[in-house]
This is a predicted structure of a 524-nucleotide part of an RNA (small-subunit ribosomal RNA, 5' domain) from an Opitutales bacterium. The prediction has a mean pLDDT of 81. It matches the Rfam family "Bacterial small subunit ribosomal RNA". NCBI's taxonomy places the organism under Bacteria, Pseudomonadati, Verrucomicrobiota, Opitutia, Opitutales. The sequence was found in a public genome assembly.
Context: one part of a larger RNA
RNA sequence: GAGUGAACGCUGGCGGCGUGGCUAAGACAUGCAAGUCGAGCGGUCAUAUGCUUUCGGGCAUAUGAUAGCGGCAAACGGGUGAGUAACACGUAAGUAACCUACCCUUAAGACUGGGAUAGCCCAGCGAAAGUUGGGGUAAUACCGGAUGAGGACCAUAAGUGCAUGCUUAUGGAUCGAAAGGGAUGGAAAGACGCUUAAGGAGGGGCUUGCGGCCUAUCAGCUAGUUGGGGGUGUAACGGACCCCCAAGGCGAAGACGGGUAGCCGGUCUGAGAGGACGAACGGCCACAUUGGAACUGAGACACGGUCCAGACAUCUACGGAUGGCAGCAGUUUCGAAUUAUUCACAAUGGGCGAAAGCCUGAUGGUGCGACGUCGCGUGGAGGAAGAAGGUCUUUGGAUUGUAAACUCCUGUCAUUAGGGAGCAAAGUGCAAGUGAAGAGCUUGUUUUGAGUUAACCUAAAGAGGAAGCAGUGGCAAACUCCGUGCCAGCAGCCGCGGUAAUACGGAGACUGCGAGCGUUACUC
Numbered sequence: 001g002a003g004u005g006a007a008c009g010c011u012g013g014c015g016g017c018g019u020g021g022c023u024a025a026g027a028c029a030u031g032c033a034a035g036u037c038g039a040g041c042g043g044u045c046a047u048a049u050g051c052u053u054u055c056g057g058g059c060a061u062a063u064g065a066u067a068g069c070g071g072c073a074a075a076c077g078g079g080u081g082a083g084u085a086a087c088a089c090g091u092a093a094g095u096a097a098c099c100u101a102c103c104c105u106u107a108a109g110a111c112u113g114g115g116a117u118a119g120c121c122c123a124g125c126g127a128a129a130g131u132u133g134g135g136g137u138a139a140u141a142c143c144g145g146a147u148g149a150g151g152a153c154c155a156u157a158a159g160u161g162c163a164u165g166c167u168u169a170u171g172g173a174u175c176g177a178a179a180g181g182g183a184u185g186g187a188a189a190g191a192c193g194c195u196u197a198a199g200g201a202g203g204g205g206c207u208u209g210c211g212g213c214c215u216a217u218c219a220g221c222u223a224g225u226u227g228g229g230g231g232u233g234u235a236a237c238g239g240a241c242c243c244c245c246a247a248g249g250c251g252a253a254g255a256c257g258g259g260u261a262g263c264c265g266g267u268c269u270g271a272g273a274g275g276a277c278g279a280a281c282g283g284c285c286a287c288a289u290u291g292g293a294a295c296u297g298a299g300a301c302a303c304g305g306u307c308c309a310g311a312c313a314u315c316u317a318c319g320g321a322u323g324g325c326a327g328c329a330g331u332u333u334c335g336a337a338u339u340a341u342u343c344a345c346a347a348u349g350g351g352c353g354a355a356a357g358c359c360u361g362a363u364g365g366u367g368c369g370a371c372g373u374c375g376c377g378u379g380g381a382g383g384a385a386g387a388a389g390g391u392c393u394u395u396g397g398a399u400u401g402u403a404a405a406c407u408c409c410u411g412u413c414a415u416u417a418g419g420g421a422g423c424a425a426a427g428u429g430c431a432a433g434u435g436a437a438g439a440g441c442u443u444g445u446u447u448u449g450a451g452u453u454a455a456c457c458u459a460a461a462g463a464g465g466a467a468g469c470a471g472u473g474g475c476a477a478a479c480u481c482c483g484u485g486c487c488a489g490c491a492g493c494c495g496c497g498g499u500a501a502u503a504c505g506g507a508g509a510c511u512g513c514g515a516g517c518g519u520u521a522c523u524c
Base pairs, nucleotide, nucleotide: 001524002523003522004521006520007519008518009517010516013376014375015374016373017372018371019369020368021334026332027331028330030329031328032327035072036071037070040069041068043066044065045064046063047062048061049060050059051058052057079287080286081285089211090210091209092208093207094206095205098204099203100202103200104199105198106197107196108195109194111145112144113143114142120135121134122133123132124131125130151175152174153172154171155170156169157168158167159166160165180192213259214258215257220250221249222248225247226246227245228244229243230242231241232240262284263283264282265281266277267276268275269274289310290309291308292307293306312323313322314321315320340366342365343364344363348362349360350359351358352357379409380408381407382406389400390399391398392397413465415460416459417458418457419456423451427447429445430444431443432442433441434440468513469512470511471510472509473494474493475492479508480507481506482505483504489496490495
């Protein structure tokens, strides 16, 4: 000198864009953060209409709502950096050792049956959380049988490679599928779903070469250890696990141990080489009160799922239950220190749905903080009797100083009033065309904004509302007076102060930067 997620002191007008628990991965009141589908299913309720009635009601249709069964999602998105020195990350490869829901393409199919169960009704237990028994019911829930283009398995043959192998062809008494729903329509087809198979896209698992901290006051480490045979297990290779056999494997090119640490793109600095760092944004990894485990599923060993154990906390009728903010706000504690218990799904994106739409503390906005950065303003021109006052003085004057007053203007920002785009295009509704069609598609039109009292423009008034902080002995730009008297104090270094202190305190003057200026901490 540059920099910071900064803090502290004094001061503080406005706006744009960013940014804000670095400490206790401490503990958390409250609200919200993951739902959706009635075009999968049977019910229930409400409203309307019609029929019927023993006047209690019953039945049918339409619309709306939905607890339950069922499907998909919940493994994404969001947070944090505790652990981890490791194939965790980065980079380059391999997988002839693998998986992949939704999506796209292609081929083939979807036949025929069955038994349950929640909801519901009845009865019971419990303070609650909840739960037990009986009856009866549906499905795109569950389970049989059939079929097999193709697939799996086995056998044979051929081709081929990079070792295990791979590919193709033929054959077989072998093995396994499926689900329908509703709108229009007279119906079918198409479209949405279901099953099998092949390919793709995107995503992931596993393996390997190389690379990136400190410590030798850590020198030897290792028994599933290293390898083999056989098995188990997995989507898959493998001591991953098991039985048997052998005695290996690693190490001064630093094993093993200890300390520290998420890694990278990058950030800061520097002419560079380097050095330091890894907040915000993006990629990967790990974790979700602590430890362990599996279930479901294409995918988890699962932050707002389950089970067990521990600690802590809450409720209790003492028998027993319940909870997990390192999601967004917020509270408390800690600390030098870090914000609203805000608005909206209008946009972008995500989940579900045929769609309308619903959900979305992702996201978009607003708020708070000079925390950072950038921009603007606090007026402009004229004005010498060089006013008054202040300070200094050799008492002549000098300086503050064109500074002020005064005159003439301007109107940025702020204030008041009015106008006011863009972020909006899809989709819905309506109309038209095509069409058998009120389906689908195309065109036109209408509608949809949290922010918003926005940006910007116009008008009004009036210089009116807007300057401080640090320094002045040298380094280092800027000097005099008074007070004090080795005292009080200053200080980054040298050092200053003991009666004329440009170094302490005050005043005036001056210097630097300026809505900031200094100090402290850290990095180069």